[in-house]
RNA sequence: AGUGAACCAGGCGGUCGCUCCCCGUUCGCGGGGGGAGGAAAGUCCGGACUCCAUCGAGCAGCGUAGCAGGUAACACCUGCCCGCCGUGAGGCGCGGAUCAGAGCAACAGAGACGAGUCCGGUCGGGCAUCGCACUGUCGGUCUCGCGACCGGCAGGCGUCGCGAAGGCGCCGCGAGGCGUCGUCGCGCCGCACGCGAUCCGGCCGGGGUGAAACGGGCAAUCUCUACGCGGAGCAACGUCAAAUAGGCACGCGACGACCCGGCUCGGCGAGCGUGCGGGUAGACGGCACGAGCCCUGUCGCGAGGCAGGGCCCAGAGGAAUGACUGCCUGGAUGCGGAUGCCUUCACCGGCGGCCGCAUCGACACAGAAUCCGGCUUAUCGGUUCGCUU
Numbered sequence: 001a002g003u004g005a006a007c008c009a010g011g012c013g014g015u016c017g018c019u020c021c022c023c024g025u026u027c028g029c030g031g032g033g034g035g036a037g038g039a040a041a042g043u044c045c046g047g048a049c050u051c052c053a054u055c056g057a058g059c060a061g062c063g064u065a066g067c068a069g070g071u072a073a074c075a076c077c078u079g080c081c082c083g084c085c086g087u088g089a090g091g092c093g094c095g096g097a098u099c100a101g102a103g104c105a106a107c108a109g110a111g112a113c114g115a116g117u118c119c120g121g122u123c124g125g126g127c128a129u130c131g132c133a134c135u136g137u138c139g140g141u142c143u144c145g146c147g148a149c150c151g152g153c154a155g156g157c158g159u160c161g162c163g164a165a166g167g168c169g170c171c172g173c174g175a176g177g178c179g180u181c182g183u184c185g186c187g188c189c190g191c192a193c194g195c196g197a198u199c200c201g202g203c204c205g206g207g208g209u210g211a212a213a214c215g216g217g218c219a220a221u222c223u224c225u226a227c228g229c230g231g232a233g234c235a236a237c238g239u240c241a242a243a244u245a246g247g248c249a250c251g252c253g254a255c256g257a258c259c260c261g262g263c264u265c266g267g268c269g270a271g272c273g274u275g276c277g278g279g280u281a282g283a284c285g286g287c288a289c290g291a292g293c294c295c296u297g298u299c300g301c302g303a304g305g306c307a308g309g310g311c312c313c314a315g316a317g318g319a320a321u322g323a324c325u326g327c328c329u330g331g332a333u334g335c336g337g338a339u340g341c342c343u344u345c346a347c348c349g350g351c352g353g354c355c356g357c358a359u360c361g362a363c364a365c366a367g368a369a370u371c372c373g374g375c376u377u378a379u380c381g382g383u384u385c386g387c388u389u
Stems, first nucleotide, its partner, number of pairs: 001388008010328007018035007037365001041376002044374005049233004061229005066080005081095001082093004096224002101222002103218002119206001120204006128198005134155009156191003160187005166181006237285004247276006259267002292311008330363001331360007339352004
């Protein structure tokens, strides 16, 4: 200078409160004891627990993915292998299958997932276009002339075959058929009708682009394979259970019930009484002894397992865990002193720890809500140990 692991998250007091438990009580209260975290967070995975659903199997959907192990379980943890990064300690991992099928690849390049040919060489084909050559013709120049050169235009003819529409003749009652004639189109062949380039095809060779060019990549693209997964969640769920209003049963009541403070008379005029049951408010449970914590031994490389001993460690429920303050340190800031490293010739400058003095005086992230195992994220700072250069 770096790298990995483990740990701490102020201490001792005072005054006044809050909440839970225990004891006492004259019911006013008094005394004693407990009272947030390493992440209580995000609610991302995995479970316990509860209710609902469920014969079994398959499909769909979602998830996981080297191998082996740990665990209640996991996407977590451990060991080993492999790949990448790093001088190294170490870190990271998007680590099944691309001989089942599909899909994808920026830029560059002729061509990018379909196979094809940008350049060169060579062989063959073919004149639709262009150029040269050839034939015919016209014009011009030169030449006594034959002829030569330049420019323009045209590119043919014939035999045969096929087809189209048409004319004529014959046959048929007719649709139509047959023969013949010329025109047009196409094909083949011949005559002097070619050659080259563009073009088409075969073979060979080399170059260039790019991460990749009939050979590979990507599965964190679909897909395939193997394995796993029922749903909702403590406002789950369970027990007890008012008032009021419904419900059911029984009894009384127009022969006047109930009510008018106890009785009689009188009044009023249609309900009244008892019981049961469900749900709500509310109360209690779930809910604080648990996959618990500490120590020792033992097995295991390890994560962890087993055995023995010890300990009890928040429990509210609109939700307590707070406020003020004294002393001490950790630390922060400032000043001074000597000093190490970098840079510089030097000065200046930058970084770091040490000593002394002064001031401030705990201050980072953060706040339990059924519980537990993980992961991830936030965090002023500090301590210890292993290892590397």

Bacterial RNase P class A from a soil metagenome, 389 nucleotides, folded computationally. Its Rfam family is "Bacterial RNase P class A". The family's RNA type in Rfam is ribozyme. Its mean pLDDT, the model's own confidence on a scale to 100, is 77.